[in-house]
Context: one part of a larger RNA
RNA sequence: UGACGGGGGCCCGCACAAGCGGUGGAACAUGUGGUUCAAUUCGACGCUACGCGAGGAACCUUACCUGGGCUCGAAAUGCUUCUGACCAGCUGUAGAAAUACGGCCUUCCCGCAAGGGACAGGAGUAUAGGCGCUGCAUGGCUGUCGUCAGCUCGUGCCGUGAGGUGUUGGGUUAAGUCCCGCAACGAGCGCAACCCCUGCACGUAGUUGCCACUCGCAAGAGGGAACUCUACGUGGACUGCUCCGGAUAACGGAGAGGAAGGUGGGGAUGACGUCAAGUCAGCACGGCCUUUAUGUCCAGGGCUACACACGUGUUACAAUGCGCGGCACAGACUGUUGCGAACCCGCGAGGGGGAGCUAAUCGGAAAAAGCCGGCCUCAGUUCGGAUUGGAGUCUGCAAUUCGACUCCAUGAAGCUGGAAUCGCUAGUAAUCGCAGGUCAGCAACACUGCGGUGAAUGUGUUCCUGAGCCUUGUACA
Numbered sequence: 001u002g003a004c005g006g007g008g009g010c011c012c013g014c015a016c017a018a019g020c021g022g023u024g025g026a027a028c029a030u031g032u033g034g035u036u037c038a039a040u041u042c043g044a045c046g047c048u049a050c051g052c053g054a055g056g057a058a059c060c061u062u063a064c065c066u067g068g069g070c071u072c073g074a075a076a077u078g079c080u081u082c083u084g085a086c087c088a089g090c091u092g093u094a095g096a097a098a099u100a101c102g103g104c105c106u107u108c109c110c111g112c113a114a115g116g117g118a119c120a121g122g123a124g125u126a127u128a129g130g131c132g133c134u135g136c137a138u139g140g141c142u143g144u145c146g147u148c149a150g151c152u153c154g155u156g157c158c159g160u161g162a163g164g165u166g167u168u169g170g171g172u173u174a175a176g177u178c179c180c181g182c183a184a185c186g187a188g189c190g191c192a193a194c195c196c197c198u199g200c201a202c203g204u205a206g207u208u209g210c211c212a213c214u215c216g217c218a219a220g221a222g223g224g225a226a227c228u229c230u231a232c233g234u235g236g237a238c239u240g241c242u243c244c245g246g247a248u249a250a251c252g253g254a255g256a257g258g259a260a261g262g263u264g265g266g267g268a269u270g271a272c273g274u275c276a277a278g279u280c281a282g283c284a285c286g287g288c289c290u291u292u293a294u295g296u297c298c299a300g301g302g303c304u305a306c307a308c309a310c311g312u313g314u315u316a317c318a319a320u321g322c323g324c325g326g327c328a329c330a331g332a333c334u335g336u337u338g339c340g341a342a343c344c345c346g347c348g349a350g351g352g353g354g355a356g357c358u359a360a361u362c363g364g365a366a367a368a369a370g371c372c373g374g375c376c377u378c379a380g381u382u383c384g385g386a387u388u389g390g391a392g393u394c395u396g397c398a399a400u401u402c403g404a405c406u407c408c409a410u411g412a413a414g415c416u417g418g419a420a421u422c423g424c425u426a427g428u429a430a431u432c433g434c435a436g437g438u439c440a441g442c443a444a445c446a447c448u449g450c451g452g453u454g455a456a457u458g459u460g461u462u463c464c465u466g467a468g469c470c471u472u473g474u475a476c477a
Stems, first nucleotide, its partner, number of pairs: 001477002003474003007471004012466002015461002019424005026315008034306002042053002064301007077126008089104006107118004129290002132288003138284002140279003143275001145273001150189006156165003169180003195267004200235007210224002213222003238261001241255005317417001321376001324373004333364003338357002343352003383414001388409007430453007
């Protein structure tokens, strides 16, 4: 100087407390361990691995296994040499395919020619190739402490020196934020602000959007530029004003005005560093290893196994409910290899159809919870839907291993969950649906967004836990 303490002081955070809802029990989905297997490819392991890499494993992907092939190689560059055909297209035979042997078809440019060049194939060579190893050789990127308020430097001063001072102290703040004091005076990286979205107003603009007006049953047409909205610009909030407290300061409390009040709400933004944290399987790269194989092509299988254990979720156990009929109200997003309306067929998944739309115009599109009406009457039920049988639809070369969905039948466990444990302070939790990416299809109950309805509790810091500052002890570095 740090680190540590079941030392002290101050202070903060859904850390506890006060509340609300879960997980832990059930079934299923998904990831992991384990076991099994020819293979169940690899990585990730307290917080910071486990719906993670994977934002789509039937083939492909694919790295794994079995079997069948190739060896200048599936792809790249240079050189030497040979051939002018090879490839492509159509097609035959063998084969699981890769591939092998054939048929039809057949080069181009310059040049009179010799020849040269292009292109393709064969042979040789220098080399290629490797998801092989090392993340403890690395770059880059990322997680985490932590959006915590810290981490340092120059000069000066103090100390023999390590080092200290500044950065400590008195207040204050979300903040090393600011004020005051002080052998310090300044400065940098962080904090804040500048950026984006949202909340109010104004200006400009008016189609595909809007409708105060007219016509029409309506669809719509005319007309309008007010309103909504859209998208560009501007204003607006700064403790600016008043009172009180405070050291007359910083600031705190209350109030006015205001759409908004003291960082208005949300996002992006992550200091010096820590964990030899993660990644050689995104990519790059040193070294090592391999070269008729640890490379490469193909078919099939596997990554989907299943006595079991754990994590994360979905659906439930019902009456604040379940199913049935009727009636409403979003936002964001997406569509030409696409979205696909009306209409017709089918109980349905879906099929036919093809208008319109490169989209404020047309489509996906039905929002759901909600409201109204009637039924059920507390049961393993009109709860719950697993599992299983049958019949189908769609995508795709192909749904057996191993897709999703529909209909009929079947109707399991489950009656609110032990010890323990998680999230959340407001448009939040809870609850309800919608969309998107990936994508032929889909194992999505995931993820990322969007809106609808919309609480309870706390205004405290004794304790648990994790941080910050000061101080103290130390046999630790």
Predicted 3D model of a 477-nucleotide part of an RNA (small-subunit ribosomal RNA, 3' major domain) from an uncultured bacterium. The RNAcentral record of the full RNA draws on ENA and SILVA. Its mean pLDDT, the model's own confidence on a scale to 100, is 85.